Predicted 3D model of a 106-nucleotide RNA (SAM riboswitch aptamer (S box leader)) from an Acidimicrobiaceae bacterium. The prediction has a mean pLDDT of 84. The sequence was found by an Rfam model in a public genome assembly. Of the family's consensus pairs, 96% are formed in the model.

RNA sequence: CCAUCAUCCAGAGCGACUGAGGGACGGCCCCGCAGACGUCGCGACAACCAGUGUGAGCCCAGGGAGUUUCCCUUCACACCAGGUGCCAAAGGCCGAUCGAUGAAGA
Numbered sequence: 001c002c003a004u005c006a007u008c009c010a011g012a013g014c015g016a017c018u019g020a021g022g023g024a025c026g027g028c029c030c031c032g033c034a035g036a037c038g039u040c041g042c043g044a045c046a047a048c049c050a051g052u053g054u055g056a057g058c059c060c061a062g063g064g065a066g067u068u069u070c071c072c073u074u075c076a077c078a079c080c081a082g083g084u085g086c087c088a089a090a091g092g093c094c095g096a097u098c099g100a101u102g103a104a105g106a
């Protein structure tokens, strides 16, 4: 960068540095020299993936195991917080062959 799937009206900010634009894009609306945006530090929020546990399902299929059996791949819930993410406004609103994040791929 590309295609797929899921989510995007819940939630959560302080400090330091910097200094003029920022909220992706168009229109609107909003934030901003009473310092926004950004970077860094710390702190939080959340729970997509990983992990732990309980229960259910599956005994069709695939994989694994000293193999008449059991475990994983499935689902729900709880815990945890390792990898991401996120902390103005519903992704600010509307629009678009739009975007963002995560997961597993090529």
Stems, first nucleotide, its partner, number of pairs: 002105001004103005013042005021031003025095004043087001045085001048083002051079006061073005091098001